[in-house]
């Protein structure tokens, strides 16, 4: 990196460094010098894997992951609807398995 599969409206931030961007992409909208990305430390959330358990929708933060806003909203395509809108889905992210 590809494939398969599960989840994706819940939850959880302080400090130091840094110094202008960030929210995947496009449009919108939002966050940001009352300090963005990023790095480090500390703290926390969460039960996918591991472990415990006869088992549970149970326990447990060891391996990942995560800690503005629903994955911030919409986004191929299909279906329902007079419309507004709704459902599926696409795309992305994360876990596990696999090539």
């Nucleotide at each position: 990196a590809g494939u398969u599969u599960a989840u994706u409206a819940a939850g959880a931030a302080g400090a130091a460094g840094g110094g202008a961007g960030a929210g995947a992409c496009a449009g919108g909208c939002u966050c940001u010098a009352u300090g963005a990305a990023c790095u480090u430390c500390u703290g926390g959330c969460a039960a996918c894997c591991a472990c415990c358990a006869a088992a549970a929708c149970g326990g447990c933060a060891g391996g990942u992951g995560c800690c503005a806003a629903a994955a911030c909203c919409u986004g191929a395509u299909u279906c329902c609807g007079a419309a507004a809108g709704g459902a599926a889905g696409a795309u992305g992210a994360u876990g596990a398995a696999u090539u």
Predicted 3D model of a 99-nucleotide RNA (SAM riboswitch aptamer (S box leader)) from Carboxylicivirga fragile. Rfam family: SAM riboswitch aptamer (S box leader). Rfam links the family to the GO term regulation of gene expression. NCBI's taxonomy places the organism under Bacteria, Pseudomonadati, Bacteroidota, Bacteroidia, Carboxylicivirga. The prediction has a mean pLDDT of 85.